[in-house]
RNA sequence: GACAUCACCGAACCCACGGCAGCAGCGGGAGAACCACGUUCUUCGGGCGGACUCGUGCCGCCCUCGGGGUUAAGCCGUCUCACGACGGCGGGCCAUCACUUCUCGGCCUCAUCCGACAGCUCAUCUCGCAGGCUGGAGAGGUCGCCAUG
Numbered sequence: 001g002a003c004a005u006c007a008c009c010g011a012a013c014c015c016a017c018g019g020c021a022g023c024a025g026c027g028g029g030a031g032a033a034c035c036a037c038g039u040u041c042u043u044c045g046g047g048c049g050g051a052c053u054c055g056u057g058c059c060g061c062c063c064u065c066g067g068g069g070u071u072a073a074g075c076c077g078u079c080u081c082a083c084g085a086c087g088g089c090g091g092g093c094c095a096u097c098a099c100u101u102c103u104c105g106g107c108c109u110c111a112u113c114c115g116a117c118a119g120c121u122c123a124u125c126u127c128g129c130a131g132g133c134u135g136g137a138g139a140g141g142u143c144g145c146c147a148u149g
Base pairs, nucleotide, nucleotide: 006135008132009131015022025129026128027127028126029125030124035119045063046062047061048060049059050058052055066117067114068113069112070111074089075088076087077086078085079084090109091108092107093106094105098142099141100140101139102138103137104136
């Protein structure tokens, strides 16, 4: 450095097909009643265009500072012109081949989507099942299976 097996993060796995599909399971979003909430301030962000009843109204397109979604991936403080760095708190992960508590040690705290707009939510509708990676050590409790007595 390469390959194979068993693992790890993750919803991202099995069967099946070999053409599109499909099955089961695991995840996400939209979406009543009840409940909850109340426009962050001129008349609900910015730009362009259109029609018309010429109205800060309506329609279409684009954008992102407001807001929202997926994710563990957030908040605060210091320094920096900024990028970013550091620190604190919080959050997530590391096969005792199940679950869980504790100790020590180590690591991560990205990214992306919607496009002015969405609370919860039965029915219902709809989407995803990728990608990455080299890989800690112990002390208890509980459950299950097998074997032995």
The RNA shown here (c-di-AMP riboswitch aptamer (ydaO/yuaA leader)) has 149 nucleotides and comes from uncultured Isoptericola sp. It was read from a public genome assembly, where an Rfam model found it. Of the family's consensus pairs, 95% are formed in the model. The source organism's lineage runs through Bacteria, Bacillati, Actinomycetes, Promicromonosporaceae and Isoptericola. Rfam family: c-di-AMP riboswitch aptamer (ydaO/yuaA leader). Rfam links the family to the GO terms regulation of gene expression and cyclic-di-AMP binding. Model confidence (mean pLDDT): 76 of 100.